The part of an RNA shown here (large-subunit ribosomal RNA, domain II) has 686 nucleotides and comes from an Ignavibacteria bacterium. Its Rfam family is "Bacterial large subunit ribosomal RNA". Gene Ontology terms of the family: structural constituent of ribosome and ribosome. The coordinates come from a structure-prediction model, not an experiment, and the mean pLDDT is 85. RNAcentral holds the full RNA, with entries from ENA.
[in-house]
Context: one part of a larger RNA
RNA sequence: GCCUACGAGUUAGUCGUUUGUUGCAAGGUUAACCCCGUUACGGGGGAAGCCGUAGCGAAAGCGAGUCUGAAUAGGGCGAUUUAGUAACAAGCGCUAGACGCGAAACCGGGUGAUCUACCCUUGUCCAGGAUGAAGUGAGGGUAAAACCUCAUGGAGGUCCGAACUAAUGUGGGUUGAAAACCGCUUGGAUGAGGUAAGGGUAGGAGCGAAAGACCAAUCAAACUCGGUGAUAGCUCGUACUCCUCGAAAUAGCUUUAGGGCUAGCGUCGAGCAUAAGUAUGCCGGAGGUAGAGCACUGAUUGGGCUAGGGCUGUCACAACGGUACCAAACCCAGACAAACUCCGAAUUCCGGUCAUAUGUUUCUCGGCAGUCAGGCAGCGGGGGAUAAGCUUCGUUGCCAAAAGGGAAAUAACCCAGACCAUCAACUAAGGCCCCCAAAUAGUAGUUAACAGAGAAAGGAUGUUAAGUUGCUCAGACAACUAGGAUGUUGGCUUAGAAGCAGCCAUUCAUUUAAAGAGUGCGUAAUAGCUCACUAGUCAAGCGACUUGGCGUCGACAAUACUCGGGACUUAAACUACUUGCCGAAGUUAUGGAUUCCAAUUUAUUGGUAUGGUAGAGGAGCAUUCUAUACAGCAUCAAAGGUAUUACGUGAGUAAUAUUGGAGCGUAUAGAAACGCAAAUGUAGGC
Numbered sequence: 001g002c003c004u005a006c007g008a009g010u011u012a013g014u015c016g017u018u019u020g021u022u023g024c025a026a027g028g029u030u031a032a033c034c035c036c037g038u039u040a041c042g043g044g045g046g047a048a049g050c051c052g053u054a055g056c057g058a059a060a061g062c063g064a065g066u067c068u069g070a071a072u073a074g075g076g077c078g079a080u081u082u083a084g085u086a087a088c089a090a091g092c093g094c095u096a097g098a099c100g101c102g103a104a105a106c107c108g109g110g111u112g113a114u115c116u117a118c119c120c121u122u123g124u125c126c127a128g129g130a131u132g133a134a135g136u137g138a139g140g141g142u143a144a145a146a147c148c149u150c151a152u153g154g155a156g157g158u159c160c161g162a163a164c165u166a167a168u169g170u171g172g173g174u175u176g177a178a179a180a181c182c183g184c185u186u187g188g189a190u191g192a193g194g195u196a197a198g199g200g201u202a203g204g205a206g207c208g209a210a211a212g213a214c215c216a217a218u219c220a221a222a223c224u225c226g227g228u229g230a231u232a233g234c235u236c237g238u239a240c241u242c243c244u245c246g247a248a249a250u251a252g253c254u255u256u257a258g259g260g261c262u263a264g265c266g267u268c269g270a271g272c273a274u275a276a277g278u279a280u281g282c283c284g285g286a287g288g289u290a291g292a293g294c295a296c297u298g299a300u301u302g303g304g305c306u307a308g309g310g311c312u313g314u315c316a317c318a319a320c321g322g323u324a325c326c327a328a329a330c331c332c333a334g335a336c337a338a339a340c341u342c343c344g345a346a347u348u349c350c351g352g353u354c355a356u357a358u359g360u361u362u363c364u365c366g367g368c369a370g371u372c373a374g375g376c377a378g379c380g381g382g383g384g385a386u387a388a389g390c391u392u393c394g395u396u397g398c399c400a401a402a403a404g405g406g407a408a409a410u411a412a413c414c415c416a417g418a419c420c421a422u423c424a425a426c427u428a429a430g431g432c433c434c435c436c437a438a439a440u441a442g443u444a445g446u447u448a449a450c451a452g453a454g455a456a457a458g459g460a461u462g463u464u465a466a467g468u469u470g471c472u473c474a475g476a477c478a479a480c481u482a483g484g485a486u487g488u489u490g491g492c493u494u495a496g497a498a499g500c501a502g503c504c505a506u507u508c509a510u511u512u513a514a515a516g517a518g519u520g521c522g523u524a525a526u527a528g529c530u531c532a533c534u535a536g537u538c539a540a541g542c543g544a545c546u547u548g549g550c551g552u553c554g555a556c557a558a559u560a561c562u563c564g565g566g567a568c569u570u571a572a573a574c575u576a577c578u579u580g581c582c583g584a585a586g587u588u589a590u591g592g593a594u595u596c597c598a599a600u601u602u603a604u605u606g607g608u609a610u611g612g613u614a615g616a617g618g619a620g621c622a623u624u625c626u627a628u629a630c631a632g633c634a635u636c637a638a639a640g641g642u643a644u645u646a647c648g649u650g651a652g653u654a655a656u657a658u659u660g661g662a663g664c665g666u667a668u669a670g671a672a673a674c675g676c677a678a679a680u681g682u683a684g685g686c
Base pairs, nucleotide, nucleotide: 001686002685003684004683005682006681011096012095013094015093016092017091018090019089020088021087022086023085024084027051028050029049033045034044035043036042037041055062056061065077066076067075068074099237100236102234106227107226108225109224110223111222117201118200119199120198121197122196123195124194125193126191128160129159130158131156135152136151137150138149139148140147164188165187166186169184170183171182172181203219206214240620241619242618243617244616245615250263251262252261253260254259264371265370266368267367268366269365270364271363276361277358278357279356280355281354282352283351284350285349286348291343292341293340297337298336301333302332303331304330306327308326309325310323311322312321313320314319374399375398376397377396378395379394380393381392382391383390404415405414406413419592420591421590422589424588425587426586430582431581432580433566434565435564439579441578442577443576444575445574446573452568458553459552462550463549464548465547466546467545468544469543470542471541479537480536481535482534483533485510486509487508490504491503492502516531520529521528593610594609596607597606598605599604600603621675623672624671625670626669627668628667629666630665632664633663640659641658642657643656644655645654646653647652
């Protein structure tokens, strides 16, 4: 992992409540117990008690009233409205383990120191080598000592190193050879040493050279049995079918925030009516948002005018003057605001004896829920950085709980809401060269960039369209030929400054077809080249600017360029228009099933509806057992297994063949240890 079996809303209660059925009904009902018959049980008695028929008050009590109160007042609760009760069944609640499995723990009684910690008693073990303390002897030495030397001696939590013991580093091992090992290496090795046997200390206790270590592979409180089915607002699991409807992820409160309670939203049942509710239109109201505005509040730019101040002049003070400084108020122009408004929409909301549509969707009462983590997108805001697949509100849609088509793939985007069947048709979004269903369709343009097929500020004789303006057969623009001079090297400056370092200038004048006191290159300065300007040649358009379309650069990411791919260039790209076609579970067609409504010919017709999680309601299938019936079936083959076929919307049922070898069914009722794929489910098998 698979298979088989087992495996989770049950049972009880003189409990509560609602619904249904039945009996009796202003009443209903017995309990214990007794009697009769009986193998279980049935029949008869039994009114004690309980519920109802009257309430109010704490009560005494009074009573259609009563309590409060001084009250005859007022007020509270009642009456003026008659349905209950018993049994059974079902839904839910309550009390019990209460749908099942699951703690970490807590408490009580015991069992453990054969492991290990420490202690007690009695034993036992430590190859070999090294070092050489005290003491002692001898010699020297001294007045005597001290002291020195040589011997002797054999001390030490001394040294090296086996056994023994420990466990430093590392390799292996890591479903191991081993639930701590193997190899190499390493510490101690006469000591606070190692070790054996016997004994002692026990669970909030022991023991601890102290690590919360150890106390039998278990220790921040052992193990075992019991309390015990502890508790678990938590996790997981919770078993056949079909049909109808179908949510919520919000508000308030909560030692509350992943839990609850009430409301909201769902479902089932009942009820109400000069008729609700909803939608659209119309009519009547509400309002201060968007926008706009500056009339208020505040903020604010420039100018004017002008208090006050600064600076400054005359100046002992006072006073006066100036001001390219600051600036209130006022004037002109401009402009800002969620907490500004002289104004002011759209949408929205409220009302209506109105109209149309729909037809109980509204509302009331009762039973039963689930929901309280929501998410994304559009629009309007707050927070954030006008960041986030961010966060928090409002509102609409969708997902959640929605399949189908499109967007290559893709909960939420676009289209569209799947009762079932069909090798039929029409469409939506989106598409129509091939993959791939349908136009290699049409007309007119654009793009040349592999643009289409990711991006900004900004840049550019890309190209195209429209416009404004200038020059031009009296010859433009470009090109070529020729000229481009003189006063003069203008003056100043300067080493030099000659058109061309710099400064100055009515930068003037002359000759001219034209030629700047010079556009650029150049020289140390000259020189030289060139331009403006002019003529000639040539012969028809040429410049400057503005706006739009499509392109271009800007443009950098890691396997492979790449629009989903192939490929596509008067497109299979883009813009505008046109006509066809394809395309979905949409719509239609044909047949069938069911819900609800209506009608009637009462089993038919017509209409309508039939996506669905949590959840509510309805109808069924199957399993085991019981009762009754079938004077049922069965060795002429039951149940069960295997295979096929048929029927049923389905759970399932039946038949046939074969296997099997002794029990089993159908109908109507009843009762449940009544249905498995999941629970790291339990047991067994493989």